[in-house]
Molecule: Glycine riboswitch aptamer
Organism: Syntrophomonadaceae bacterium
RNA sequence: AUGAACCUUGUGGGAGAGUUCCGGUCAACGGACGCCGAAGGUGCAACCUUCUGCCCGGCAGGUGGGAGGGAAACUCUCAGGCUUCAGUACCAUAGGGGGACG
Numbered sequence: 001a002u003g004a005a006c007c008u009u010g011u012g013g014g015a016g017a018g019u020u021c022c023g024g025u026c027a028a029c030g031g032a033c034g035c036c037g038a039a040g041g042u043g044c045a046a047c048c049u050u051c052u053g054c055c056c057g058g059c060a061g062g063u064g065g066g067a068g069g070g071a072a073a074c075u076c077u078c079a080g081g082c083u084u085c086a087g088u089a090c091c092a093u094a095g096g097g098g099g100a101c102g
Stems, first nucleotide, its partner, number of pairs: 006097008018033001020032004034082003040078001041076001043074001047069009
């Protein structure tokens, strides 16, 4: 001097699902039933590592089982959400922190 991952702030974009019924005060709130998946969280396929049984004279190899690691916008619907407002993963952009690689 160039400055990654990651964290964070602002701005713009940003879906889904009952303003269903009852109480209440329009909302907020509570209850009942019905739904959504894009705060967060859960689960795992290939593959990798390791242990072990069998096949083989033996190694290698093959095959079965166990353990650990292992992605998501998939999955579950715990949480959250289902008029409006607000918020949301994600995308773009402008900063701040950070300090990988060279």